The RNA shown here (transfer RNA) has 73 nucleotides and comes from Marmota monax. The organism belongs to Marmota, within Eukaryota. Its Rfam family is "tRNA". The family's RNA type in Rfam is transfer RNA. Rfam describes the family as follows. Transfer RNA (tRNA) molecules are approximately 80 nucleotides in length.
[in-house]
RNA sequence: GGGGAUAUAGCUCAGUUGAUAGAGUGCUUGCCUGGCAUGCAGGAGACUCUGGGUUCAAUCCCCAGCAUCACUA
Numbered sequence: 001g002g003g004g005a006u007a008u009a010g011c012u013c014a015g016u017u018g019a020u021a022g023a024g025u026g027c028u029u030g031c032c033u034g035g036c037a038u039g040c041a042g043g044a045g046a047c048u049c050u051g052g053g054u055u056c057a058a059u060c061c062c063c064a065g066c067a068u069c070a071c072u073a
Base pairs, nucleotide, nucleotide: 001072002071004069005068006067010025011024012023013022027043028042029041030040031039049065050064051063052062053061
């Protein structure tokens, strides 16, 4: 230089080829215990990398950009 992949909760990851999003873990509240851990029940937490376009409506489709990853020359 070239063609690709990935980007969603604090972290690790799902998701629907259009109608505003879940899980595990972590955090937190209560119960349990003499206390801790485990366990049980609940809660908070992401407008989905950025900017445009299409659409009544975009995390999803299209374009450009940034970052990361490996491949290739």
The RNAcentral record of the sequence draws on ENA and Rfam.
The coordinates come from a structure-prediction model, not an experiment, and the mean pLDDT is 81.